[in-house]
RNA sequence: UCCCCGUCGAGCGAUGGAGUUCGCUCUGACCGCCGGCCGCCGGCUGAUGACUCCUACCCGCCC
Numbered sequence: 001u002c003c004c005c006g007u008c009g010a011g012c013g014a015u016g017g018a019g020u021u022c023g024c025u026c027u028g029a030c031c032g033c034c035g036g037c038c039g040c041c042g043g044c045u046g047a048u049g050a051c052u053c054c055u056a057c058c059c060g061c062c063c
Base pairs, nucleotide, nucleotide: 009026010025011024012023013022016054017053018052019051020050021049032044033043034042035041036040
């Protein structure tokens, strides 16, 4: 210096917050989909990795 394992901790999982849980990362994990004339242009879904709650947004109905 590199590799492996363990412990403690931190972070990440296409738009916010919290709890639980799963996976991943240790300077990396991560950075959605479709089409086209594809180094650019156009279109589409979802606030979750998953579950629950809150907030925001969208659709319908009633007052």

A computed fold for a 63-nucleotide RNA from an Acidobacteriota bacterium, annotated as Fluoride riboswitch aptamer (crcB RNA motif). The coordinates come from a structure-prediction model, not an experiment, and the mean pLDDT is 80. The sequence was found by an Rfam model in a public genome assembly. Of the family's consensus pairs, 100% are formed in the model.